[in-house]
């Protein structure tokens, strides 16, 4: 120098003038003055909680999670570590359970779970030749050594063994299953033993284990002005009027007054699993302690707009080739809405730090 890889903050213009909105606080009560006033992601609304109301016997169900140990109020989130895979390497990516049962396995293959299509052997048998057997053809049987399909076909290699074969037997090598020792808090790792156990995959298939979850959400609730529907009580009028020609019973229907209701308004709202700073503990995610700090609060939804000057990046043009001039274009994703802790997405054009290969050159 080239190429890969991890981790990180910061929040993208700045300054000024002028008009505006929202809080909150001062007073001389004025259209006064002073101060504050989006974000990493305020976004999806996937997760887990505060906090509100309802509900609150047990079970089935249903959902999520699903290595191991720790953080954490919790989490399905993080830390650190395990094993496998991928990569020469920093690194990245996955993670309970198919010998409890059932299902599936495209195409292609004879056949996808306990397989005979081809080959191979042994017998019966027809035909040809030949003459103690040789070749064909059938039949029936054994047979996973070869051959063909396939992502996948019953561990490999050599041996013994056989009519031919076969873990059928054997050495040895890889698997698994039980064990024993050490090491480790554990996942797991080393070194060892025994058994021929060795007949595939799919649980992001149904399932099975184990652990958690009660609904329902701030438009929650809560207090509620003058009133209005529906209600309750009391009291007053009048003996009426409807339903129903008459009669009787039985309902309805007036006024006022108070309770209740329930609207608009107010609470809940932002002091909080807060934020900054140091020290102490841990590898670390965290954690404890001492100091300091207040940092939007709308609700028909404020948090703006306009100009000017300097910026950034990039296009053109110029020439004295500069950290020059000039002109033109852009300057991201995106905005609170009870309130936290995470995940995922979105985002111009830059920085910062490590640490890996391969070359060069002291």
């Nucleotide at each position: 120098g080239c190429g890969g890889g991890a981790a990180g903050g910061a929040a993208a213009g700045a300054u000024g003038u002028c008009u505006g909105c929202u809080a909150u606080g001062c007073c001389u009560u004025g259209c006064g003055c002073a101060u504050a006033g989006a974000g990493g992601a305020a976004a999806g609304u996937c997760c887990g909680g505060a906090c509100a109301c309802c509900a609150u016997g047990g079970g089935c169900a249903g959902g999520a999670u699903a290595c191991u140990u720790c953080c954490u109020a919790a989490c399905g989130g993080g830390a650190a570590g395990c094993u496998g895979c991928a990569g020469c390497a920093a690194u990245g990516c996955a993670g309970a359970g198919c010998c409890a049962g059932c299902u599936c396995c495209a195409c292609a293959g004879a056949a996808a779970c306990a397989a005979a299509c081809c080959g191979c052997g042994c017998g019966g048998u027809g035909c040809c030749a030949a003459u103690u057997u040789g070749g064909u053809g059938u039949c029936a049987c054994g047979u996973a050594a070869g051959g063909g399909u396939g992502a996948a076909a019953u561990g490999g290699u050599g041996g013994u063994g056989u009519a031919a074969g076969a873990g059928a037997c054997c050495a040895c090598c890889g698997g698994u299953a039980c064990u024993g020792u050490u090491g480790g808090u554990g996942a797991c790792a080393g070194c060892g033993g025994u058994a021929g156990c060795c007949a595939g995959g799919a649980a992001u298939g149904c399932c099975u284990u184990a652990u958690c979850c009660g609904g329902u959400g701030c438009a929650a609730u809560g207090c509620c002005a003058a009133a209005u529907a529906g209600g309750a009580a009391a009291g007053c009028a009048a003996u009426g009027g409807c339903g129903c020609g008459c009669c009787c019973a039985c309902g309805c229907c007036g006024c006022u007054u108070u309770c209740g209701g329930g609207u608009a308004g107010c609470a809940g709202c932002u002091u909080g699993a807060g934020c900054c700073g140091a020290a102490g503990c841990g590898u670390g995610a965290g954690u404890u302690u001492c100091g300091g700090c207040c940092c939007a609060g709308a609700g028909g939804g404020a948090u703006a707009g306009a100009c000017a000057u300097c910026g950034g990046u990039u296009c053109c043009g110029g020439c004295u080739c500069g950290u020059c001039c000039g002109g033109g274009a852009u300057u991201a994703c995106a905005g609170a809405a009870u309130c936290c802790g995470g995940c995922u997405u979105a985002u111009u054009g830059a920085c910062u730090u490590c640490c890996c290969g391969c070359g060069g050159c002291a």
The RNA shown here (Bacterial RNase P class A) has 362 nucleotides and comes from a Candidatus Cloacimonadota bacterium. The model forms 94% of the base pairs in the Rfam consensus.